The prediction has a mean pLDDT of 80. c-di-GMP-I riboswitch aptamer from Psychrilyobacter sp. S5, 76 nucleotides, folded computationally. Of the family's consensus pairs, 94% are formed in the model. It matches the Rfam family "c-di-GMP-I riboswitch aptamer". From the family's description: GEMM was predicted in a large-scale screen for bacterial structured RNA regulatory elements. NCBI's taxonomy places the organism under Bacteria, Fusobacteriati, Fusobacteriales, Fusobacteriaceae, Psychrilyobacter.

RNA sequence: UAAAAAUAUUGGCAAAACAGGGGAAAUCCUGUGACGCAAAGCUAUAGGACCUUUAAAAUGGCAGCCAGUUGCAGAU
Numbered sequence: 001u002a003a004a005a006a007u008a009u010u011g012g013c014a015a016a017a018c019a020g021g022g023g024a025a026a027u028c029c030u031g032u033g034a035c036g037c038a039a040a041g042c043u044a045u046a047g048g049a050c051c052u053u054u055a056a057a058a059u060g061g062c063a064g065c066c067a068g069u070u071g072c073a074g075a076u
Base pairs, nucleotide, nucleotide: 004076012037013036017032018031019030020029021028022027035064041069042068043067047066048065050061051060
């Protein structure tokens, strides 16, 4: 320096519910909260699945469903 990598540390995110607000809805934002998460970081017409739908179709929604992609730590 490179690869693999347990444990631990510094920390990180934030479910449901409640209050207020946006939206036709799915659902999203803010605050409280903490179910959990080693990627619960990012990516939504140009991967799939799913949800809503004012008529249908979704360039509507969802990544804490799978997927793609990027990253922190390091006993040995």